Predicted 3D model of a 542-nucleotide part of an RNA (large-subunit ribosomal RNA, domain I) from an Armatimonadota bacterium. The coordinates come from a structure-prediction model, not an experiment, and the mean pLDDT is 82.
Context: one part of a larger RNA
RNA sequence: GGCGCAUGGUGGAUGCCUUGGGGCAACGUGCCGAUGAAGGACGCGGCCAGCGGCGAAACGCUUCGGGGAGCUGCAAGCGAGCGAUGAUCCGGAGGAAUCCGAAUGGGGAAACCCGGCCACAGAAGCGUGGUCACCCAGGCCUGAACACAUAGGGCCAUGGGAGGGCACCGGCGGAACUGAAACAUCUUAGUACGCCGAGGAAGAGAAAACAACCGUGAUUCCGGUAGUAGCGGCGAGCGAAACCGGACCAGCCUAAACCGGAGGUAUUGCCUCCGGGGUCGUGGGACGAUCCAAAACCAGACAAGCCUAGUUGAAGACGGUUGGAAAGCCGUCCCGAAGAGCGUGAGAGGCGCGUAGGCGAAAGGCAAGUUUGGGGGGAACGAUAUCCCGAGUACCACGGGACACGAGAAACCCUGUGGGAAUCAGGCGGGACCACCCGCCAAGGCUAAAUACGCGUUGCCACCGAUAGUGAACCAGUACCGUGAGGGAAAGGUGAAAAGUACCCCGGGAGGGGAGUGAAAGAGACCUGAAACCGUGUGCCU
Numbered sequence: 001g002g003c004g005c006a007u008g009g010u011g012g013a014u015g016c017c018u019u020g021g022g023g024c025a026a027c028g029u030g031c032c033g034a035u036g037a038a039g040g041a042c043g044c045g046g047c048c049a050g051c052g053g054c055g056a057a058a059c060g061c062u063u064c065g066g067g068g069a070g071c072u073g074c075a076a077g078c079g080a081g082c083g084a085u086g087a088u089c090c091g092g093a094g095g096a097a098u099c100c101g102a103a104u105g106g107g108g109a110a111a112c113c114c115g116g117c118c119a120c121a122g123a124a125g126c127g128u129g130g131u132c133a134c135c136c137a138g139g140c141c142u143g144a145a146c147a148c149a150u151a152g153g154g155c156c157a158u159g160g161g162a163g164g165g166c167a168c169c170g171g172c173g174g175a176a177c178u179g180a181a182a183c184a185u186c187u188u189a190g191u192a193c194g195c196c197g198a199g200g201a202a203g204a205g206a207a208a209a210c211a212a213c214c215g216u217g218a219u220u221c222c223g224g225u226a227g228u229a230g231c232g233g234c235g236a237g238c239g240a241a242a243c244c245g246g247a248c249c250a251g252c253c254u255a256a257a258c259c260g261g262a263g264g265u266a267u268u269g270c271c272u273c274c275g276g277g278g279u280c281g282u283g284g285g286a287c288g289a290u291c292c293a294a295a296a297c298c299a300g301a302c303a304a305g306c307c308u309a310g311u312u313g314a315a316g317a318c319g320g321u322u323g324g325a326a327a328g329c330c331g332u333c334c335c336g337a338a339g340a341g342c343g344u345g346a347g348a349g350g351c352g353c354g355u356a357g358g359c360g361a362a363a364g365g366c367a368a369g370u371u372u373g374g375g376g377g378g379a380a381c382g383a384u385a386u387c388c389c390g391a392g393u394a395c396c397a398c399g400g401g402a403c404a405c406g407a408g409a410a411a412c413c414c415u416g417u418g419g420g421a422a423u424c425a426g427g428c429g430g431g432a433c434c435a436c437c438c439g440c441c442a443a444g445g446c447u448a449a450a451u452a453c454g455c456g457u458u459g460c461c462a463c464c465g466a467u468a469g470u471g472a473a474c475c476a477g478u479a480c481c482g483u484g485a486g487g488g489a490a491a492g493g494u495g496a497a498a499a500g501u502a503c504c505c506c507g508g509g510a511g512g513g514g515a516g517u518g519a520a521a522g523a524g525a526c527c528u529g530a531a532a533c534c535g536u537g538u539g540c541c542u
Base pairs, nucleotide, nucleotide: 001541002540003539004538005537006536007535008534009533015527016493017492020464021463022461023460024459025458026457027456028455029454030453031164032163039100040099041098042055043054044053046078047077050074051073052059061094062093063092064091065090066089070082071081072080105114106113107112115132116131117130118129119128120127134161135160136159137158138156139155140154141153142152168199169197170196171195172194173193179186183233209216210215220247221246222245223244224243230238231237251446252445253444254390258276259275260274261273262272263271264270265269281424283389284388285387286386287382288381291378292377297374298373299372300371301370302369305366306365307364308363310359311358312357316332318331319330320329321328333350334349335339341353342352343351395419396418397417398416399415400414401413405431426441427440428439429438430437480487481486500526503514504513505512506511
């Protein structure tokens, strides 16, 4: 020195554990903000650095409920107090709520600086309270060129807006890597991303629809239809609908004709505004002549029930035994509308919390429904004639887009350019186009539910168990990195209980040896404690 054995150190794998994560379901709930939000800065404690809580009324104030013996957060200790005249704690409603932040008196390098006016106090400096941004709408006053008027200007305790919101939603813009085993059409994908906007949902929605000679009857969502019909350098790939089965269910208001009124201009007309009228496809309405009487919706009151604290809740302190400890084992008994689960010194139906089953709100909120007021309708008749039935629209051409559909035989939908109708003897559609037939009334608007997502509560899991599961089980979006946008960790476990080793010894200390605690200290700052790596002892070989 090598190999082996034994025994240590180091190291933190493994096992076990779980306070934290991941997911599914049910139920509930969903916007906040100039009455100053979201988010922060700085403060507030007897000792107080951090986290959490709170706001100069600052670890909290008032009140109404719950609750019932302890309490002054995490978090010990010292100190000082509070509480059956009911504290701490939990819930409802109020009060108060510095400064920044849309931030709004002006400024500004956020949390700072500097003002005007009014009131009060005051000699002044200074102080306290209130108020002062901008835009839109409305009202009032004023008022040019230019007489009226208009533009413009001013004022107003008149109303509104502004900013924020994970995900979900609508709209406007809109990639590339990638796939096609290269690549250009195509795909990725109308995805990611940017911007605007809305709400608890959003969007869609009451047939100019489908269908097929039978019929259906707004929209949305789910299952099928179906990887079908189709589209496609007919490559890669993309990919419906009718219809059927379900969830949910709801329908309405206008424009016009015509009538009445007001104003303007102007004379026998027109324009604007208001009210009535009217709303449809077996065409409807105006027009003429008649009849009857309900709902949605809004506000108030009442109201089953529900939400925001809780409460009750059966049965072994049973005997023995092992053990540090009984809930284990042996024996014997009991409850059960409760033998879900968790905890308790190991494995408990009967020890604790609970569980099954019941009960419960002063206050605030939601609310089926009832009722009062407002609100607003419906039905039937009419032969013909007259008038009306949404225009730069429909439609056509060209260029695009979007439809599962890539220009294709390419309809339907949207529209950039140009052309450009009709009013029921009218017009659109049924996948070029024409005829027949059938369906339906565009060019105005509103509309709950079934759906999406977030959050809360509850339940569950052939989900993870600390290199896993969230990035984050731990004071994590922290430390740290970056000018910045941004990037972004590591880090859990003594024990049943701190009983956390009094005292002695060595040592400057760290640390160690005794002693003591404990079931265990080879559980001592820590469970277990693998391997690599480093020692010590020993056997063999060299």